FMN riboswitch aptamer (RFN element) from Roseiflexus sp., 149 nucleotides, folded computationally. It was read from a public genome assembly, where an Rfam model found it. NCBI's taxonomy places the organism under Bacteria, Bacillati, Chloroflexota, Roseiflexaceae, Roseiflexus. The prediction has a mean pLDDT of 77.
Parts: sequence; C1' cells; structure tokens
RNA sequence: AAAAACCUUCGGGGCAGGGUGAGUCCGGCAGGGCUGCCGGGCAAUUCCCGAUCGGUGGUACAGCCCACGAGCGCAAUACCUCAAGGCAACGCGCACGAUCCGGUGAAACUCCGGAGCCGACCGUACAGUCGGGAUGAAAGAAGGUUGAU
Repeated sequence: AAAAACCUUCGGGGCAGGGUGAGUCCGGCAGGGCUGCCGGGCAAUUCCCGAUCGGUGGUACAGCCCACGAGCGCAAUACCUCAAGGCAACGCGCACGAUCCGGUGAAACUCCGGAGCCGACCGUACAGUCGGGAUGAAAGAAGGUUGAU
C1' cells in the first nucleotide's frame, strides 16, 4: 500500500399570488313536511391561470441518455409461532416518466441559448408540491477498526 470482514454517521426537494365553485351553513319567502326560489357566508394548495421542485452510480457537469433505488405482483417458500397467523433474501414480471433544435468544443440529448415534456400507492372535489405508510426503507456516500497478501 492493500482483498475480505466488521462498525459508525449521512443519505429528497417543491403551490407565491389569483379565478371558478361540486358541496355545505344561515336568513327570508312560497308550497307543504320536505322541496323550490332569492340573498349572504364558508368552500379544491387536487379543476383553471400562474408558481415551484428534481434521489443514486456512469458519462464533458443529466428530472428527460444508460443503469440502480423507492412501489405492486408472481407468492409463496425458508424462517418465526402451541395455534391462529406473520413473512424475508434472491429471481422474474409490471409499473415508475419525460427532449428536441442551435452554438461552443477533441469529446456534451449532460455546458450555453431557445422551445418542450414528466412525475408511484392510499386519503380527500380529481394531487410531482397537502395529509399518510415514512423520525421508515433503499440505491449509494464519507469515515473508522482490523488486516490475508
């Protein structure tokens, strides 16, 4: 110096400001025991305008290229449990989503300029942004201990 092993910590951000009003509450009137009309209030961070956010590894610097992670299923099994029941890892499948043009350059769908696009599941007036599983988990990152050789 260093394979392997072990340990510790870290490891996701975002609706400013407006519009509409499904619905609902109050009051009055009418008809009549529940409806209709009028007025007023509340009312979607989900709809509309607009705003805003971007995990990890690779590579000329990436939400959009390649790959991985989070989600669901195969769907159970190993395993735990007296039983009821609970339920991995690995693997497979699905989902997860989306980019082009020009310029510079040796090299960029990654930089610069321009114009676009995308975003799991459950809840709820239809959600990338609210609430929830989640003070979770993971891709991975940094460091430490030891140390074959």